[in-house]
Context: one part of a larger RNA
Molecule: large-subunit ribosomal RNA, domain III
Organism: Gammaproteobacteria bacterium SCGC AAA003-E02
RNA sequence: GAGUAACGAUAAUGGGGGUGAAAAACCUCCACGCCGAAAGACCAAGGUUUCCUGCGCAACGCUAAUCGGCGCAGGGUUAGUCGGCCCCUAAGGCGAGGGCGAAAGCCGUAGUCGAUGGGAAACAGGUUAAUAUUCCUGUACCGAUAUUUACUGCGAUGGGAUGACGGAGAAGGCUAAAUCUACCGGGCGAUGGUUGUCCCGGGGAAAGGUUGUAGGCUGGAAUCUUAGGAAAAUCCGGGAUUCCUUAAGGCUGAGAACUGAGACCAUGCUCUACGGAGCAGAAGUGAUUGAUGCCAUGCUUCCAGGAAAUAAUCUCUAAGCUUCAGGUAAGUAUCGACCGUACUCCAAACCGACACAGGUGGUUGGGAUGAGUAUUCUAAGGCGCUU
Numbered sequence: 001g002a003g004u005a006a007c008g009a010u011a012a013u014g015g016g017g018g019u020g021a022a023a024a025a026c027c028u029c030c031a032c033g034c035c036g037a038a039a040g041a042c043c044a045a046g047g048u049u050u051c052c053u054g055c056g057c058a059a060c061g062c063u064a065a066u067c068g069g070c071g072c073a074g075g076g077u078u079a080g081u082c083g084g085c086c087c088c089u090a091a092g093g094c095g096a097g098g099g100c101g102a103a104a105g106c107c108g109u110a111g112u113c114g115a116u117g118g119g120a121a122a123c124a125g126g127u128u129a130a131u132a133u134u135c136c137u138g139u140a141c142c143g144a145u146a147u148u149u150a151c152u153g154c155g156a157u158g159g160g161a162u163g164a165c166g167g168a169g170a171a172g173g174c175u176a177a178a179u180c181u182a183c184c185g186g187g188c189g190a191u192g193g194u195u196g197u198c199c200c201g202g203g204g205a206a207a208g209g210u211u212g213u214a215g216g217c218u219g220g221a222a223u224c225u226u227a228g229g230a231a232a233a234u235c236c237g238g239g240a241u242u243c244c245u246u247a248a249g250g251c252u253g254a255g256a257a258c259u260g261a262g263a264c265c266a267u268g269c270u271c272u273a274c275g276g277a278g279c280a281g282a283a284g285u286g287a288u289u290g291a292u293g294c295c296a297u298g299c300u301u302c303c304a305g306g307a308a309a310u311a312a313u314c315u316c317u318a319a320g321c322u323u324c325a326g327g328u329a330a331g332u333a334u335c336g337a338c339c340g341u342a343c344u345c346c347a348a349a350c351c352g353a354c355a356c357a358g359g360u361g362g363u364u365g366g367g368a369u370g371a372g373u374a375u376u377c378u379a380a381g382g383c384g385c386u387u
Stems, first nucleotide, its partner, number of pairs: 013031006032384004040364004046344002050342001051075006060068002080141002082340003086119003092113003098107003122139005142336011153321002158316004166302004172295003177289004183202005188196001208259003215252004219244008228236002264284001267280005303306001350359002366378003
């Protein structure tokens, strides 16, 4: 220079009460304002205690601070079903033998790893200051082992099927959700009117079980045969014959219905250390609109022809075992380890040296207007952006 510039989005504050040494900023209440395909809610990655409570205010916070993502102390993350681990493989990695190479090493078979993909099973309500599909209550489901009963050809690291997949488009059936409503509870007006076709609030409910619908796919069954499937096969594939036949059978399949159903809930009452705790608890029906969600990995169509698997599932036999063992079905009992789980997550907690107007993948995303996730207003919820 200079007590100057600046104090980081122009979403916005005002008032009462409280605490305190001190209050524009903390707590609480009442108004007002802002977002609302977000500035709400939930995850992945990343962060790693920032979460909750108590006590503090030197420093950090662009000001003050009684406040804080700050300091100190204590507390907090509960799983057979969520995710991992596990089984399987993709790109890719490693790689016994092997090939190549002065050496180091490079390539690569068998194999072994490797998810961003495939593979068993859980929902609703309640609860904590802080966790919950994890605790509790209720109702379920899956797998393994043991055992009982009944029936019985079982058996794989092998064979086969399956798993198993693209783009675009259209029509249909549904549901979520929304808006009304029967019904239920309450109200009757500080100012002229308001017992009415009036006003306010509620009018919601899972997995699972039983049933097998709208729809989609497919001809089905039996017998014989067989140069294929490295051996075998009753399985798959090829061939032949017969029967039933174009609607039956088989496979698949949302939703609905019944059950689950006990709870939950508007509101009222009692107590209160004003944080909350306890008790009682009405109606809970129908209609319309209707998805980008489900049926659907469906259907139609197109050419560019759209993963794999020694997994899982079904099936077939080889060796072998065939009094056993093993398998199938039903019942009962037991078991289900380990790791993650707090909090943040379009952000003051991640990446940007900062509590930085930047960047950051997925899910959800109500109402009025509207073609719409645009626009403007708004619900739930969250904020007024630290002078």